[in-house]
A computed fold for a 137-nucleotide RNA from Syntrophomonas sp. UBA5432, annotated as c-di-AMP riboswitch aptamer (ydaO/yuaA leader). It was read from a public genome assembly, where an Rfam model found it. Its Rfam family is "c-di-AMP riboswitch aptamer (ydaO/yuaA leader)". From the family's description: This family represents a conserved RNA structure found upstream of the ydaO and yuaA genes in Bacillus subtilis and related genes in other bacteria. Its family is annotated with cyclic-di-AMP binding and regulation of gene expression in the Gene Ontology. The source organism's lineage runs through Bacteria, Bacillati, Bacillota, Eubacteriales and Syntrophomonas.
RNA sequence: UAUUGGUGGGUGCCGAAGUCUUUGAAGACGCGGGGGAACCAUUCUUGGGGCGAAUUUCUGUCCUGAUAAGGGAUGGAAUAGGGUCAACCCGGAUCCGAGUCCGACAGCUAACCUCGCAGGCGAUACGGGUUUUUUUG
Repeated sequence: UAUUGGUGGGUGCCGAAGUCUUUGAAGACGCGGGGGAACCAUUCUUGGGGCGAAUUUCUGUCCUGAUAAGGGAUGGAAUAGGGUCAACCCGGAUCCGAGUCCGACAGCUAACCUCGCAGGCGAUACGGGUUUUUUUG
């Protein structure tokens, strides 16, 4: 000097997943999800549906199969869409584009009913403009 790990404090990000009270259980506020009339809408083995940004298209390899169809596994290139760059706008850069749940069943939906408040990360803060705050004179 660089890297890695642990602990404490501070700060920030994805996400609804925060704050306060409490010995704890739990409760309150707040933030989210689902179910659920009329009216309207829709059409069900080609099953259907929910959470989520995470949809859709093309293509390679391997396994199975009969050298087929189909099915399964695993890559690549894009894409609807979404996030970050520490107030906002424009530009630019960069990343994600998964997973999982219900179990034959749910459109919308007032009243009403019900559930969740997890988990995982960063050393990143580029350019111009606008706004605001602080400090100094």